[in-house]
Molecule: TPP riboswitch aptamer (THI element)
Organism: Foetidibacter luteolus
RNA sequence: AAACAAUCCUCGGGGUGCUUCCAACACGGAGGCUGAGAUUACACCCGUAGAACCUGAACAGGGUAAUUCCUGCGAAGGGAAAGGCGAACUUCCUUGU
Numbered sequence: 001a002a003a004c005a006a007u008c009c010u011c012g013g014g015g016u017g018c019u020u021c022c023a024a025c026a027c028g029g030a031g032g033c034u035g036a037g038a039u040u041a042c043a044c045c046c047g048u049a050g051a052a053c054c055u056g057a058a059c060a061g062g063g064u065a066a067u068u069c070c071u072g073c074g075a076a077g078g079g080a081a082a083g084g085c086g087a088a089c090u091u092c093c094u095u096g097u
Stems, first nucleotide, its partner, number of pairs: 001091002008084002010081001011047004016041001017033006053078003059072004
């Protein structure tokens, strides 16, 4: 000197289920389960190092009051960005010994 994680700024992408009671045109209300997020939240997560999220899927096995609840599917296919600051390790150049 280069490169560089986290973090920050700007911009962008995404999901919002299952179940009990009340209510019963409709807008909904109060609980329970899982989870980062299930009240569209100045929230949460993710942005190519891409399982955030979508398709496959009214999927398969296990389990549960029930549900993407868990695992598989998945070295399947898609999927939204650049910049700045910036450690360690590492690389390069110069000088000295």